[in-house]
């Protein structure tokens, strides 16, 4: 000089909720406030599971509804992949 471990700090993301005279049919997302949280709470839904929705469609009908659908959404549900921040003793 390099490397392992690693606190505080620094930065950085943002659950619930509540607001919108945004956008979707919903779910959900986008903005703003808030912050329980996260070291991957970057990204991949053309990895695979799982969860929410039900337009188009078909079904069904007593015409009021009802069923069945993912090609819609979650990456803060799990698994896996990719990239990947500082930093003392």
């Nucleotide at each position: 000089g390099g490397a392992g471990c690693g606190a505080a700090a620094g930065g950085g993301c943002a659950a619930a909720g509540c607001c919108g005279a945004c956008c979707g049919a919903a779910a959900g997302g986008c903005g703003g406030c808030g912050g329980c949280g996260c070291a991957a709470a970057a990204c991949c839904a053309u990895c695979g599971g799982g969860u929410c929705u039900a337009a188009a469609g078909c079904c069904c009908u007593g015409c009021g509804a009802g069923g069945c659908a993912a090609u819609g959404a979650c990456g803060g549900c799990c698994g896996g992949g990719u990239u990947g921040c500082c930093g003392a003793a």